[in-house]
This is a predicted structure of a 98-nucleotide RNA (c-di-GMP-I-GGC riboswitch aptamer) from a Candidatus Bipolaricaulota bacterium. It matches the Rfam family "c-di-GMP-I-GGC riboswitch aptamer". Its Rfam clan is "c-di-GMP_I riboswitch clan". Gene Ontology term of the family: cyclic-di-GMP binding. The coordinates come from a structure-prediction model, not an experiment, and the mean pLDDT is 83.

RNA sequence: CUUCGAAAGGGCAAACCCGUCGUAAGGCGGGGGCGCAAAGCCACGGGUCCUCGCUCGGCCCUUGGGUGGGCGGGGCGAGGACGGCCGGGCUGCCGAAG
Numbered sequence: 001c002u003u004c005g006a007a008a009g010g011g012c013a014a015a016c017c018c019g020u021c022g023u024a025a026g027g028c029g030g031g032g033g034c035g036c037a038a039a040g041c042c043a044c045g046g047g048u049c050c051u052c053g054c055u056c057g058g059c060c061c062u063u064g065g066g067u068g069g070g071c072g073g074g075g076c077g078a079g080g081a082c083g084g085c086c087g088g089g090c091u092g093c094c095g096a097a098g
Base pairs, nucleotide, nucleotide: 002098004095005094011036012035016031017030018029019028020027021026034084040090041089042088044087045086046085047082048081049080050079051078052077053076054075055074056073058071059070060069061068
């Protein structure tokens, strides 16, 4: 010094529960502790999720009638969420062994 991770001190905090904010994804605070060496920071690329709009099929019920409705899905667009999904950028504690 390191793309490495022994030890020690300290740090963070998943699920779940309570409160609160949000239509929601989810955020924040408290409890909790599965894990984490960047589980510190940045939504830049990908991904996932939510909401709304447009659009195209499918299935079902209904009607004289594409007449009215229900369920579930594909595509596109807009706005949002997640950094504890992956990549990228910035910063950073300790220092055994190699």
It was read from a public genome assembly, where an Rfam model found it.